[in-house]
Context: one part of a larger RNA
RNA sequence: UGGCGGGGGAGCACACAAGGGGUGGAGCCUGCGGCUUAAAUGGAGUCAACGCCGGGAACCUCACCGGGGGCGACAGCAGGAUGACGGUCAGGUUAAAGGCCUUACCCGACGCGCUGAGGGGAGGUGCAUGGCCGUCGCCAGCUCGUGCCGUGAGGUGUCCUGUUAAGUCAGGCAACGAGCGCGACCCCCGCCCCUAGUUGCUACCCUAGGGGCGACCCUGGGGGCACACUAGGGGGACUGCCGCCGCUAAGGCGGAGGAAGGAGGGGGCCACGGCAGGUCAGCAUGCCCCUAAUCCCCCGGGCUGCACGCGGGCUACAAUGGCGGGGACAGCGGGUGCCGACCCCGUAAGGGGGAGGCAAUCCCUCAAACCCCGCCGCAGUUGGGAUCGGGGACUGCAACUCGUCCCCGUGAACGUGGAAUCCCUAGUAACCGCGCGUCAACAUCGCGCGGUGAAUACGUCCCUGCUCCUUGCACA
Numbered sequence: 001u002g003g004c005g006g007g008g009g010a011g012c013a014c015a016c017a018a019g020g021g022g023u024g025g026a027g028c029c030u031g032c033g034g035c036u037u038a039a040a041u042g043g044a045g046u047c048a049a050c051g052c053c054g055g056g057a058a059c060c061u062c063a064c065c066g067g068g069g070g071c072g073a074c075a076g077c078a079g080g081a082u083g084a085c086g087g088u089c090a091g092g093u094u095a096a097a098g099g100c101c102u103u104a105c106c107c108g109a110c111g112c113g114c115u116g117a118g119g120g121g122a123g124g125u126g127c128a129u130g131g132c133c134g135u136c137g138c139c140a141g142c143u144c145g146u147g148c149c150g151u152g153a154g155g156u157g158u159c160c161u162g163u164u165a166a167g168u169c170a171g172g173c174a175a176c177g178a179g180c181g182c183g184a185c186c187c188c189c190g191c192c193c194c195u196a197g198u199u200g201c202u203a204c205c206c207u208a209g210g211g212g213c214g215a216c217c218c219u220g221g222g223g224g225c226a227c228a229c230u231a232g233g234g235g236g237a238c239u240g241c242c243g244c245c246g247c248u249a250a251g252g253c254g255g256a257g258g259a260a261g262g263a264g265g266g267g268g269c270c271a272c273g274g275c276a277g278g279u280c281a282g283c284a285u286g287c288c289c290c291u292a293a294u295c296c297c298c299c300g301g302g303c304u305g306c307a308c309g310c311g312g313g314c315u316a317c318a319a320u321g322g323c324g325g326g327g328a329c330a331g332c333g334g335g336u337g338c339c340g341a342c343c344c345c346g347u348a349a350g351g352g353g354g355a356g357g358c359a360a361u362c363c364c365u366c367a368a369a370c371c372c373c374g375c376c377g378c379a380g381u382u383g384g385g386a387u388c389g390g391g392g393a394c395u396g397c398a399a400c401u402c403g404u405c406c407c408c409g410u411g412a413a414c415g416u417g418g419a420a421u422c423c424c425u426a427g428u429a430a431c432c433g434c435g436c437g438u439c440a441a442c443a444u445c446g447c448g449c450g451g452u453g454a455a456u457a458c459g460u461c462c463c464u465g466c467u468c469c470u471u472g473c474a475c476a
Base pairs, nucleotide, nucleotide: 001476002475003473004472005471007470008469009468010467011466012465013464015460016459019424020423021422022421023420026315027314028313029312030311031310032309033308034306035305042053043052064301065300066298067297068296069295071118074116075115076114077113079110086106087105088104090102091101092100093099119291120290121289123288124287125286129284130283131279132278133277134275135274136273141180142179143178144177145176146175147156148155149154159172160171161170162169185268186267187266188265189264191235192234193233194232195231196230197229200225201224204223205222206221207220208219209218210217211216238261241255242254243253244252245251317417321376322375323374324373325372326371327370333364334363335362338357339356342353343352344351345350383414388409389408390407391406392405393404394403430452431451432450433449434448435447436446437445
């Protein structure tokens, strides 16, 4: 100087408390361990491994198992017109191969048989590395110049008081300044204004068709750009104003006005460094290793195996519900070997045709929870849908191992889950569906989007973690 303490003081955080919902029990999905296996390729291992690499492995992927093959510039040696190297009909071998064997030919000079060298390696080392990432850290710290203090390591500044989300700011002080961080900045959302008007909009006007006794309503066209929207620019918030507290400070509390306050909400970015954190299997790369094999190919198998253990999820255990019928309202996105309106066929999955759309134009796209009516009446049930049987559809060369979907049948566990443990403070949690990524096909995953929409926070004693000051130390 740091680190540490079941030392002290101060402060903070969904850390606890207050509350809401879960996980831990069940079935299934998924990852991991273990066991099994010819192989179950490998990595990751408290937080910070375990729906992670991997954004879903039928072949491919693929690194594993099984089977097969014979690359080699260049140099040297041995060999070669008594025909090298290469190619091939047929038969055999085989999952399949002129790869090999048998036999028959074609070709006409080179040549991996040996040595060295090269190429290749998802072979090793993330304790040799680059790059990238995780985490401490939604932290508020980390330093420098000069001066001053100390023999020196070093200290001071960075401390104290108040304050802040903040080493944020103010006051004090042998310090005075400065840099990287904080903030500012950039993007999205919330209010207003301007510009623009097609593919968007339709208040108003004209017009055509339809409905209605009628006021009027519906559909299309023209006008129009008011409204909405789209997307470019600008304004707006600064403790600016008032009161109180505070030191006349920084600032705090309350109020007015305002669409919005005191950082408006969300995101991007994120210091000096630590963890020999993760990745040689994305890529790059030093060294080591393999060269008839650790290289190359692929008909097949495996990564999907199942007595078990663990993590993350999905669906439930029902009546705030389930089922049937009817009715209503989104946003983000995506679309050319793609989205497909609409018509027909089929109980359905889907099939046959097919307008339009490279898209504010057409399509995916009727969202679901919700509302109304009816049935069920507390039951392992009209809850729950696992498992299995039969039949069918789609993708794809191919669904046996091992895909998804539809229909009929079958209907298991499960009656709210021990110890323990996780998330969340507002348009949040919870619940509800939708889009996209991957993608031929396959979503309970990941990333987004909107709809409905709570409860509670006295507070900092305790648990966990962190920051600052101080103290002890047999640690560095």

This is a predicted structure of a 476-nucleotide part of an RNA (small-subunit ribosomal RNA, 3' major domain) from a marine eukaryotic metagenome.